[in-house]
RNA sequence: AGAAAAAGGCACAGCCGGCGAAAGCCGGUGCCGCAAAGCCACAGGGUCUAAACGGACUUUUCCGCACGACAGCCGGUUGCCGAA
Repeated sequence: AGAAAAAGGCACAGCCGGCGAAAGCCGGUGCCGCAAAGCCACAGGGUCUAAACGGACUUUUCCGCACGACAGCCGGUUGCCGAA
């Protein structure tokens, strides 16, 4: 590096319940797909949200912002099987 198999594994979206300001997360259901869809957010990059805070505006709107979140975005790292 992933060909054929073997043993298996995980579980998108949606729906139900719960947590959260939100992103999103947890459990159940579900099974789109995944050779790492295992783990890591303090290797690194990127993306999302904006409560609090600050600013603008006069009407509760807009802008900024992560200490919040995403690993099924890239990546780092560990691993099952075993051909060229």